Model confidence (mean pLDDT): 84 of 100. Predicted 3D model of a 525-nucleotide part of an RNA (small-subunit ribosomal RNA, 5' domain) from an uncultured bacterium. The full RNA is in RNAcentral, with records from ENA and SILVA.

Context: one part of a larger RNA
RNA sequence: GAUGAACGCUAGCGGCAGGCUUAACACAUGCAAGUCGAGGGGCAACAGGGAUUGCUUGCAAUCCGCUGACGACCGGCGCACGGGUGCGUAACGCGUAUGCAACCUACCUUUUACUGGGGGAUAGUCAAGAGAAAUUUUGAAUAAUACCCCAUACGAUCUGAUUCACUCCUGUGAAACAGAAGAAAAUUCCGAUGGUAAAAGAUGGGCAUGCGUCCUAUUAGUUUGUUGGUGAGGUAACGGCUCACCAAGACUACGAUAGGUAGGGGUCCUGAGAGGGAGAUCCCCCACACUGGUACUGAGACACGGACCAGACUCCUACGGGAGGCAGCAGUGAGGAAUAUUGGACAAUGGAGGCAACUCUGAUCCAGCCAUGCCGCGUGCAGGAAGACGGCCCUAUGGGUUGUAAACUGCUUUUAUACAGGAAGAAACGUUAGUACGUGUACUAGCCUGACGGUACUGUAAGAAUAAGGAUCGGCUAACUCCGUGCCAGCAGCCGCGGUAAUACGGAGGAUCCAAGCGUUAUCC
Numbered sequence: 001g002a003u004g005a006a007c008g009c010u011a012g013c014g015g016c017a018g019g020c021u022u023a024a025c026a027c028a029u030g031c032a033a034g035u036c037g038a039g040g041g042g043c044a045a046c047a048g049g050g051a052u053u054g055c056u057u058g059c060a061a062u063c064c065g066c067u068g069a070c071g072a073c074c075g076g077c078g079c080a081c082g083g084g085u086g087c088g089u090a091a092c093g094c095g096u097a098u099g100c101a102a103c104c105u106a107c108c109u110u111u112u113a114c115u116g117g118g119g120g121a122u123a124g125u126c127a128a129g130a131g132a133a134a135u136u137u138u139g140a141a142u143a144a145u146a147c148c149c150c151a152u153a154c155g156a157u158c159u160g161a162u163u164c165a166c167u168c169c170u171g172u173g174a175a176a177c178a179g180a181a182g183a184a185a186a187u188u189c190c191g192a193u194g195g196u197a198a199a200a201g202a203u204g205g206g207c208a209u210g211c212g213u214c215c216u217a218u219u220a221g222u223u224u225g226u227u228g229g230u231g232a233g234g235u236a237a238c239g240g241c242u243c244a245c246c247a248a249g250a251c252u253a254c255g256a257u258a259g260g261u262a263g264g265g266g267u268c269c270u271g272a273g274a275g276g277g278a279g280a281u282c283c284c285c286c287a288c289a290c291u292g293g294u295a296c297u298g299a300g301a302c303a304c305g306g307a308c309c310a311g312a313c314u315c316c317u318a319c320g321g322g323a324g325g326c327a328g329c330a331g332u333g334a335g336g337a338a339u340a341u342u343g344g345a346c347a348a349u350g351g352a353g354g355c356a357a358c359u360c361u362g363a364u365c366c367a368g369c370c371a372u373g374c375c376g377c378g379u380g381c382a383g384g385a386a387g388a389c390g391g392c393c394c395u396a397u398g399g400g401u402u403g404u405a406a407a408c409u410g411c412u413u414u415u416a417u418a419c420a421g422g423a424a425g426a427a428a429c430g431u432u433a434g435u436a437c438g439u440g441u442a443c444u445a446g447c448c449u450g451a452c453g454g455u456a457c458u459g460u461a462a463g464a465a466u467a468a469g470g471a472u473c474g475g476c477u478a479a480c481u482c483c484g485u486g487c488c489a490g491c492a493g494c495c496g497c498g499g500u501a502a503u504a505c506g507g508a509g510g511a512u513c514c515a516a517g518c519g520u521u522a523u524c525c
Base pairs, nucleotide, nucleotide: 001524002523003522005521006520007519008518009517012377013376014375015374016373017372018370019369020335025333026332027331029330030329031328034077035076036075039074040073042070046068047067048066049064050063051062052061053060054059055058084288085287086286093213094212095211096210097209098208099207100206103205104204108201109200110199111198112197113196114195115194116150117149118148119147125140126139127138128137129136130135157180158179159178160177162175163174164173165172166171186193187192214260215259216258221251222250223249226248227247228246229245230244231243232242233241263285264284265283266282267278268277269276270275290311291310292309293308294307313324314323315322316321341367343366344365345364349363350361351360352359353358380411381410382409383408390402391401392400393399394398417461418460419459420458421457425452430447431446432445433444434443435442436441437440469514470513471512472511473510474495475494476493480509481508482507483506484505490497491496
């Protein structure tokens, strides 16, 4: 000098930041991922409408999917993002630089071609059951942008054969020929939105390689899918990635193997620099989601709020059987020197779905708590004496100091208080009207939408009124005397101080340094 700090004393305000460093310990409760009726069958609840009946003549009952909407269900997209944590990992994990002639990429953009015909189910529903519950069985009828079959195929894929060009060896690209197996889904306000195949782009990923990346030799040898080859399988893709066979290799004092420790980087602290230390907040990458394992779905996961199995733990039970996973946001217990509210809003930014309106969003934006840090402001200003009183000290009828300090006089009102006014953040989207092209796009004008918040800010009123402490004073090190104590009580970072005149202990007066903080402790330079 610095800190994600803690502790002691003290404390007026604001702005901007930060806030479980310990038990990846266990978790009550609420919320954190849904959305689409412009894919579908429908109609549970709500609202509207219609019909019938009863009548008290404007109310009640029943019925009707007719309409708006819409619980549950089928289907689509999303749930692989966003958010958390740092257990593991000394590794192509990360950083940097390259390569892929060995690869994938939903949504988005551009381009080309197509979108024909048919079929069988199933959920919801209804009926009958089982179970304490979670849940579940059987039968009947049914829809789709769900599922299946057929047709069509420029190009793409595969097979066969030809020519040309290029190159980093395996090869790559282009042209033309023959054959084979493959696609689709509709909705509609007729504008369009979708669907299928192919090519290119963009974005995101996958893989490989050079170099760099902590300590220990009181760890010296390690390795059998091990190292390489042939063939096969597998993958989006190369590869011992896996398998069969063959060979006997591969790494190592330029530190293999083993052990310990640890997420990596941008950055941050310190330092003149070189270096040394750290990896909180923010950003990028990685790993993980009670512990271990496995795959399914999908463009993408071996998936935090998905599935299955095993284990530990907790809970419910009618003892037959079931349920759960805060290292999401709050919050609780425990641990600890120590770290916050079971808050508001989707107004803005962003995300998911949707044509849209909109819905969801503990992402985010805000508010609450904490001097935890940095920065800023205030606690008044001017005048006022041979200098009051009181305190303290001395060479004591006197003097010094506290000290222009106070009193007193004049002034100001930041801040606090009271009252009044009161934002920007809103651009858009949407809606109404108009204009241009010409039939849904663009532009213009008006209207609507603010959690924060009656907040920031501004004005007025009165009044010095509402606001100073902490540590130190032997040397290092700025700041000295008196009293008490008497190697006691105590101090102390080092040297050291205290045994009767202690500037070093305790108190007082005075002084010094910082200041809403000041000291101590811990850690790094």